This is a predicted structure of a 98-nucleotide RNA (c-di-GMP-I riboswitch aptamer) from an Actinomycetota bacterium. Taxonomically the source falls in Actinomycetota (Bacteria, Bacillati). The coordinates come from a structure-prediction model, not an experiment, and the mean pLDDT is 82. It matches the Rfam family "c-di-GMP-I riboswitch aptamer". Gene Ontology term of the family: cyclic-di-GMP binding. About the family: GEMM was predicted in a large-scale screen for bacterial structured RNA regulatory elements. The model forms 100% of the base pairs in the Rfam consensus.
RNA sequence: UCUUGACAAGGGCAAACCCGUCGAGAGGCGGGGACGCAACGCCACGGGGCCGGCCUUCCUGCAACGGGGCCGGGGGAUCGGCAAGCCGGGCUGCCUGG
Numbered sequence: 001u002c003u004u005g006a007c008a009a010g011g012g013c014a015a016a017c018c019c020g021u022c023g024a025g026a027g028g029c030g031g032g033g034a035c036g037c038a039a040c041g042c043c044a045c046g047g048g049g050c051c052g053g054c055c056u057u058c059c060u061g062c063a064a065c066g067g068g069g070c071c072g073g074g075g076g077a078u079c080g081g082c083a084a085g086c087c088g089g090g091c092u093g094c095c096u097g098g
Base pairs, nucleotide, nucleotide: 002098003097005095012037013036017032018031019030020029021028022027035085041091042090043089045088046087047086049082050081051080052079053078055076056075057074058073059072061070062069
């Protein structure tokens, strides 16, 4: 320097959930708590996920003479935001073996 994750050693991180707090929300922060993780460290470049706004389209309901309208839900495009422990990508890194 490259590679490896079997056996270890020192350890590390912390899901769900609960409490407090901030936020319109996704979610963030602190404490508790551990499902798991050999990068479950960092980034957010690609795909995917979540929240919100606007436009468009479809469906149900309401009212209605008609034109058109309102509430709720689904799809698409676009803008802003969130997480990333889904996959790919980039950077850095402890130990063991080769």